Small-subunit ribosomal RNA from uncultured bacterium contig00103, 1506 nucleotides, folded computationally.
The RNAcentral record of the sequence draws on SILVA.
The prediction has a mean pLDDT of 86.
[in-house]
RNA sequence: AGAGUUUGAUCCUGGCUCAGAACGAACGCUGGUGGCGUGUUUGAUGCAUGCAAGUCGAGCGAGCCGUUCCAGCGAUGGGACAGGCGAGCGGCGGACGGGUGAGUAACGCGUGAGCAACCUGCCCCCCGGCCGGGAACAACCGGCCCAACGGCCGGCUAAUGCCGGAUAGAGCGGGGUUCCGCAUGGGGCCUUGGCGAAAGGGGAUCCGCCGGGGGAUGGGCUCGCGUCCGAUUAGGCAGUUGGCGGGGCAGCGGCCCACCAAACCAACGAUCGGUAGCCGGCCUGAGAGGGCGGACGGCCACAUUGGGACUGAGAUACGGCCCAGACUCCUGCGGGAGGCAGCAGCAGGGAAUAUUGCGCAAUGGGCGGAAGCCUGACGCAGCGACGCCACGUGUGGGACGGAGCGCCUAGGCGUGUAAACCACUGUCGCGGGGGAAUAGAGGCGCGCUUCGGCGCGCGCGAACGUACCCUGAGAGGAAGCGCCGGCAAACUUCGUGCCAGCAGCCGCGGUAAUACGAGGGGCGCGAGCGUUGUUCGGAAUCACUGGGCGUAAAGGGAGCGCAGGCGGCCCUUCAAGCCGGGCGUGCAAGUCCGCGGCCCAACCGCGGGAUUGCGCCCGGGACUGCGGGGCUUGGAUUUUUCAGAGGCGGGCGGAAUUCCCGGUGGAGCGGUGGAAUGCGUAGAUAUCGGGAAGAACACCGGAGGCGAAGGCGGCCCGCUGGGGAAACAUCGACGCUGCAGCUCGAAAGCGCGGGUAGCAAACAGGAUUAGAUACCCUGGUAGUCCGCGCCGUAAACGAUGCGCGCUUGGCGCCCGGGGCUUAAGCGCCCUGGGUGCCGCAGCCAACGCGAUAAGCGCGCCGCCUGGGGAGUACGCCCGCAAGGGUGAAACUCAAAGGAAUUGACGGGGGCCCGCACAAGCGGUGGAGCAUGUGGUUUAAUUCGACGCAACGCGCAGAACCUUACCAGGGUUUGACAUGGGGGAGGCGCGUCCGGAGACGGACGCUCCGUAGCAAUACGGCUCCCCGCACAGGUGCUGCAUGGCUGUCGUCAGCUCGUGUCGUGAGAUGUUGGGUUAAGUCCCGCAACGAGCGCAACCCGUGCCCCCGGUUGCCAACAUGGCUCUCCGGGGGGACUGCCGGGGACAACCCGGAGGAAGGUGCGGACGACGUCAAGUCCUCAUGGCCCUCACAUCCUGGGCCACACACGUGCUACAAUGGGCGCCACAGAGGGAAGCCAAGCCGCGAGGCGGAGCGGAUCCCCAAAGGCGCCCCCAGUUCGGAUAGGAGUCUGCAACCCGACUCCUUGAAGCCGGAAUCGCUAGUAAUCGCGGAUCAGCAUGCCGCGGUGAAUACGUUCCCGGGCCUUGUACACACCGCCCGUCAAGCCAUGGGAGGGGAGAGCGCUCCAAGACGCGAUGCCGACCCGAAAGGGAGCCAGCGUCCAAAGCGAGAUCCCUGACUGGGGCUAAGUCGUAACAAGGUAGCCGUACCGGAAGGUGCGGCUG
Repeated sequence: AGAGUUUGAUCCUGGCUCAGAACGAACGCUGGUGGCGUGUUUGAUGCAUGCAAGUCGAGCGAGCCGUUCCAGCGAUGGGACAGGCGAGCGGCGGACGGGUGAGUAACGCGUGAGCAACCUGCCCCCCGGCCGGGAACAACCGGCCCAACGGCCGGCUAAUGCCGGAUAGAGCGGGGUUCCGCAUGGGGCCUUGGCGAAAGGGGAUCCGCCGGGGGAUGGGCUCGCGUCCGAUUAGGCAGUUGGCGGGGCAGCGGCCCACCAAACCAACGAUCGGUAGCCGGCCUGAGAGGGCGGACGGCCACAUUGGGACUGAGAUACGGCCCAGACUCCUGCGGGAGGCAGCAGCAGGGAAUAUUGCGCAAUGGGCGGAAGCCUGACGCAGCGACGCCACGUGUGGGACGGAGCGCCUAGGCGUGUAAACCACUGUCGCGGGGGAAUAGAGGCGCGCUUCGGCGCGCGCGAACGUACCCUGAGAGGAAGCGCCGGCAAACUUCGUGCCAGCAGCCGCGGUAAUACGAGGGGCGCGAGCGUUGUUCGGAAUCACUGGGCGUAAAGGGAGCGCAGGCGGCCCUUCAAGCCGGGCGUGCAAGUCCGCGGCCCAACCGCGGGAUUGCGCCCGGGACUGCGGGGCUUGGAUUUUUCAGAGGCGGGCGGAAUUCCCGGUGGAGCGGUGGAAUGCGUAGAUAUCGGGAAGAACACCGGAGGCGAAGGCGGCCCGCUGGGGAAACAUCGACGCUGCAGCUCGAAAGCGCGGGUAGCAAACAGGAUUAGAUACCCUGGUAGUCCGCGCCGUAAACGAUGCGCGCUUGGCGCCCGGGGCUUAAGCGCCCUGGGUGCCGCAGCCAACGCGAUAAGCGCGCCGCCUGGGGAGUACGCCCGCAAGGGUGAAACUCAAAGGAAUUGACGGGGGCCCGCACAAGCGGUGGAGCAUGUGGUUUAAUUCGACGCAACGCGCAGAACCUUACCAGGGUUUGACAUGGGGGAGGCGCGUCCGGAGACGGACGCUCCGUAGCAAUACGGCUCCCCGCACAGGUGCUGCAUGGCUGUCGUCAGCUCGUGUCGUGAGAUGUUGGGUUAAGUCCCGCAACGAGCGCAACCCGUGCCCCCGGUUGCCAACAUGGCUCUCCGGGGGGACUGCCGGGGACAACCCGGAGGAAGGUGCGGACGACGUCAAGUCCUCAUGGCCCUCACAUCCUGGGCCACACACGUGCUACAAUGGGCGCCACAGAGGGAAGCCAAGCCGCGAGGCGGAGCGGAUCCCCAAAGGCGCCCCCAGUUCGGAUAGGAGUCUGCAACCCGACUCCUUGAAGCCGGAAUCGCUAGUAAUCGCGGAUCAGCAUGCCGCGGUGAAUACGUUCCCGGGCCUUGUACACACCGCCCGUCAAGCCAUGGGAGGGGAGAGCGCUCCAAGACGCGAUGCCGACCCGAAAGGGAGCCAGCGUCCAAAGCGAGAUCCCUGACUGGGGCUAAGUCGUAACAAGGUAGCCGUACCGGAAGGUGCGGCUG
C1' cells in the first nucleotide's frame, strides 16, 4: 500500500467481497509449565444454607463466673477486686465500604463558572464556659395473655438518657455609626429588648461536654457550553409564563397556596415517539473520524414493585420503619415471617461465564484511651489456554541417502539429516535437601523526650515450606490446528461423475477435478489453531480533512420573495470572531517518552510530556464583524430613441373545407399495395352561381424575433409588461441568492353553460392476418373552439439552477450607436446587446464543452449515494374526480449502468462479385428397377457418417473368407511378439482314422555349422512341454490427442516490425480517388516496410522449330527411307510489345493490326489467418479407462441381402430427332503372365475347344452414336422392359438363403411427371460408346478416355452465398441473438382486511392505605408550667378535612402479534399465449394524459430526439 468481481476486450461510474487490527466472547479439534490479568454481556428472574456491621464496662444500673476476705458447724449470707462474660439503658457507627444498570435524553453526565441564597457529625486552630436541681423509663421483680411473632398490667432503679432554673458572646427585633459591592445587597463596631447552653468518666499531665469564631473535608443549589435517532411527530403548554402576598426549606425557587396578568416554548426542531446510565477512557484509524462505555477510577440512579415519612450532621436509608401489590414460607387458621442488583452457592434462562476456599499477616474502614473486637472491603489461594507475556517438548554429529509410505517417463524422485546410530546438555516436570523478603509500623519491655515522638531488645505470616537456591536420575513425561483454483504462501496420486459435496467473493463437480473425499507432499501459525459473531479499517462508499449532479444516481417546470447565508471602494472607533503572551483548571490511572524493579517480558514503580478543551488577565488591530464618516464602479432612476408572433380586450378580412339552394351534366365517385365497406339514376363525383357556419391564418417565414418558463404568427384600434442603445444628470451599496410561502404553468382530463366546419380517442363496419381487440380504408362520439372554475403534470430538455468576475481567436444572423469613404448607394473600421457555427488553452471516463463553458474562481439554493422491490405501501397534505405531493421496509440480485472499441447482425445505406437470379438447354420430384439411408423387424440384421459439408458415403467388389454381429462347438502363455528353464531332432511332407469343422490320434521319410575316425561336445534352427513376465481386444472416450480429411472458399483476404495517434481496448498502415479475376496495379495519405495468401514458377493442352527416329510412319517382294503423320526430348512463341482512342502525362480500359493463340489462351496441381469441441480411437498412431478360461482366440452355420413404409442418389423408359434388321466406317486413354488372348473350329447364345502372338508405340482386349439401305406409322405399340416359368454358360471347396451372364417364353408400371427442386456459359450442356482400379466371380457405382456437339446471358430489381466502406444496436455460445407482459406451478417476504389478542403512555371520573399538613368543640391527660389545693395551661390521641400510591370505571390516540379472504411483488434448467422493445425491430421510439384491449400493448392530443 491494495486486490477480486459487470465486458469479446477497454476506460469510467458503482455496489458486493477479501487481505489488517481488536474482543468480558462462544463453538470445533488439540493441549506441557509458569507469571500477570480476567470471568452471568442473557431473566433488574426466583432463591435453600452460611457469612457480609458492629463496637464501647474508661457513660449507667442489675446479673453470672472466677479469685479473695469476713460471718456461720453447715446450708448459706455479706464484703472486696486494675479479672472475665454480658442482655438492657446510653453513645458513636449502621447515609461509608460492597453490588447492579432497571429507570433516566435530564443541569443526569462532562467542562467552566457562580451562591451577597446554603448546610457540614467525627478532624484542626482560637476564645469563653461546665452553677444548681428534678422527674421518669428499660433491665430486674410480681401477675396475666399467647401456636408463633410478641404483648398487657402493677412495682423498684442508674446514667454522658430526659426536663425545669441560673448565666452567656452568637442568632432574632429596634436604634446609631462606618466600610464595601455588578444588582438584589453585604461586612464591621456601639447600644437596647425578650428568647436561649452544658456531662461527666477515670489510677489521669488523659478522654469527653456546652457556646462562639475560623479552617479543612464532604455536600446542596444556580448558570454558559457540549451530550443518540425519527418531520411519515409541527405545533406544544393550565401551575402553564410572570407578578403581588404567604407557606415551606439548610437555602434560592411556581417547590406549594390564594389572588392578578396572559404569557411561555418551537424549523437554531418545541412537543411526541424510539433508544440509552454519563465520563476518565477502550478498540480502530496516517489523521480527522467511527464504534464502544466490560475490568480500574469519578459522578448519577436503583435495592422484590409502587407510595410514604421517621430518626439523624447527613437518608427519603440494599442487609431500618410504615402502607399497598405480586410472590414464597410458617400456622394451633386467630395471625405472622421474608426480600443475595453484598461473598460464595442453587434453580432457571442461555451459545456462554468460577470455590457454599484461607486469613484479617498487610492496606483500608467502624468502635474503643488502649489492648483489642468486627470487616466475603481487602490480601491470598482454587477453577477456566478467556486474554497478554515468558519457557519447554532437546543440542551437535550422522548416507548420494535404510525401511515404510507416496509419485514415476520404471531410469528414478520425494519424505530427508529427518530417523536409526554416535557424542552431549539438563530448562520445565519428577525425587531429595536448604529456604526468604514483603514487618520501615502498630504491640510489649527498657531508656530518652522540647511530648508530636525517638533508640535498643522481644513477640506476631493467610498466601507458605511458596518464590528462590543446591542436588539426583534422565532425552527420559510434553504438538497440534488450519490451509494449498485466483485474491493469497503452498501440488501431486487415487476415489467420485451437476452425484456426494465445497463455497468469503469470483465460482468448482455432467469420467483424467491442483476447487468435492482420502493418501503423499507442501505452506502458515504454534500450546495453540480454526470457525462464528461484533466493531473500526480498507470505504475518498455521507467526502470537515476528502466526492459529486450534460449522457453513469443526481438541477427544483418557471418566476416573485419573508427568514437565513453571502456582500463594492476609502477613512475611523470598538475588539465579538481572529492572533500572541501569561495565570487557573484540564484528578488519579491509562496512551507516549526516559529511567528503574520482578532473571526477560507481560506486569509494576518514579519522572517527564501530553491532555488539541474551558475560564480569567494583558497585548495586537491585518482580515471578518458592530458603530461613525465619506465615495461611485454594483444596483436603481430621469431624458431621448429603437426592435419585437411579449400579454389582454374589441373590431375587420380573404383563401380553403363542409353543408344548403339553384343551373349544367349523365355513371360512376371514392379509396388502396390490391380491394372492400361507403356515396351515386331519388342524379353523386365534376363544374358554375348564390347562401350558411365554425375553425385556422398559405406566401412573407428565416439556423429570424419576443417572453422567466409554459409559450406566442392574418389586418386594424385601445390598454399593458419586459428589453436594447446613446449621452449627460440624480440617488449612494439601496446588492446577490433564496428553506418555507405565493404566483404562473403545454397537452390530456374534470364541473357548469355555450359552440361544433374540419379533425378525431372510444365505438361500428371493410380489409389484412394463423389470429389482428393493431398498422390501411369508410364512417364516427367525447374532445379539439369560447366563457367561468378546477387540475398542476411532461423527454415541462440545452436532459446543463441563479448571480458576478476573469481567460487566444475566426465566420454568420437580429437590434442599436459612432467613424471613414461616396453624388447617392455599395463598402470598410470601431463599439454595446442578443442569437448561431467552428475552434486555442483548459476541462472531461470518453463523447464532447470551449466568452451563451461542461475552463478558472466566489456567493446562495436544489438534488444524488448499487440494481430490483417502487415513485409502490402505510401515514399525512392537496383535489369534485382522475390523481398529484411527500415517500419507506421486508425480501431479492452481483450486478445494474455511462462512453468508447473490435466484431457479428439489420425486413439500414453505398460500391462490387459468383450458373446467385434472369435468359437458355437438359434433368430430379410421378413409373419399374438398382443402390444408400431412416424406420420397423430379427438370435443377429456389426459399426461409423446426420442441413449445406450424412444418405452409389467409409465399401476401388459381404456366397465361405472378408466380419467387427448372432447361434452352437472348441482353446487358455493363447491365432501373433520378446525373454528364461526343460525336452525332442526335427520343421516339414505324405498316407490313414474320428469329427460339421476347429481339433485330436496313428504310421512313414527326414536337420545345419564347427571340432573329431566315431561316440560325443558346443553353437544355430525348428517344434513340443512347464510355469512366469506378458500377449490379445474393430471394447469406451474424435469432448483427452497426433495424423489425415471435409467446409466456408480459389473467396481476397489474414497479419507483423518500427513509427505515429489514443488513458485504454484499439486505430493508422489495410481507409480515400481510380483500376483489376485478385490487398492486381497506379495516385494520394503519418506512415514506412515486411510476411502468409493472389499472381508467377510446376503439369497437361493448342502453333512452330530443332534433335532423335523403333515396334511408329512412308514404301514394299525384299534391301530400304525419316519429307509428312506420330512418338520422345529440347527450344521458340504472348509481353498490352505495336497503332488509334479514353484516362490524371498514371495504373488501366476500349478498338485495331499481326498471330496457331490476346490481354491470367484453356484445363489441372496448388487451399492464407482462421471457423464449425465438423469427421475419423473401425486405416494407422496414441493418453486414460475397462476385459483377462474372456469384451481374447479358433471353427461350423447364420446375419450384414429381412420389408407395411419414408427419403436421397442413380439406371432404363414412356418413343418416330425413335425402335428393329442388314451393310460400311472413324477414337483416345488405359490394361495384360496363376494375365490379355488372335486366327480357325463348335454352340442361336453366354461360352467351349484351340493355341499364334505379347511383360507389349510390335500381340491381344477394341468402340458406339454415325453413314448407306429396308421395315414399323402413333398403337401401351416392332415403344418399354419389370416380373415370372423353363433351359443353360462361367467363376468358385461351395451360387439354397445370396453371383453374373446366355437362350426360349412371360411381358408389369409407365403416354413426360403436384408442390417443389438440381446441373450447366463452349469443345461446356446434352448425347454416344470405350478403358481402368477393386476383383476367383460379381458395376446402373466410382475414377478416367475420346466421338458427335448446341442454346442463352437484356440485365443486377429480386432469391442464395460472398468482398469492401459506412450507419444503428439493449446482439458477443454474436438474429437459429436478445427480450416483454398475461396465464399455469412451487417457494418466500409483504400491503389491505370483518375482526381477535396484547403492550406502554396520556386524559377525565370514582375510591381511598400508610403518611404529611390543617382543624382538633366533645373524648384522653400521672410526668412540664402556674397554684397550698381545687383547678387552669401546655401536650398527646381518637375523630374530621385536604393531598396522595394501588385499585375501579370511561372515552379516545399510538405500537406490536394474529386473521377467513384479498392485492400486487420477488425468486425458481428445459410449461402456455402471443412479439411489445433492441437493426427503419419490420407501424421510429420514448414522456405526460385519456379511452380501449387475454397479454405484451393499441389509438387520440401535446411534447422530446435519447